[in-house]
c-di-GMP-I riboswitch aptamer from an uncultured Granulosicoccaceae bacterium, 86 nucleotides, folded computationally.
The coordinates come from a structure-prediction model, not an experiment, and the mean pLDDT is 84.
Its Rfam family is "c-di-GMP-I riboswitch aptamer". Rfam 15.1 lists 5,092 matches to the family in 1,772 species. Rfam's curators write: GEMM was predicted in a large-scale screen for bacterial structured RNA regulatory elements.
RNA sequence: UGCAGAUAAAGGCAAAACCUUCGAAAGGGGGUGACGCAAAGCUUCUGGUCUACGGGAUCUAUUCCUACGACAGCAGAGCCGCCUUA
Numbered sequence: 001u002g003c004a005g006a007u008a009a010a011g012g013c014a015a016a017a018c019c020u021u022c023g024a025a026a027g028g029g030g031g032u033g034a035c036g037c038a039a040a041g042c043u044u045c046u047g048g049u050c051u052a053c054g055g056g057a058u059c060u061a062u063u064c065c066u067a068c069g070a071c072a073g074c075a076g077a078g079c080c081g082c083c084u085u086a
Stems, first nucleotide, its partner, number of pairs: 004084002012037002017032006035073001041079003045076003048071003054066004
């Protein structure tokens, strides 16, 4: 430097749920909390998924479509990085 990653060591992140807060919602922030994670660090570039305020269609009470919203803990890609030698 590259590859790899253990029933090991050090350090790290934190699902659900609950509380609080922002948001139309999906979902986000903070707290408690640990299901898990070797990139569960960062970026919506690609696919996917979720939501539908507004807009549109339907045409009269509803239903459908739509991302300019969201998910990086769905996958790919890009960028960057800690520890270890079993």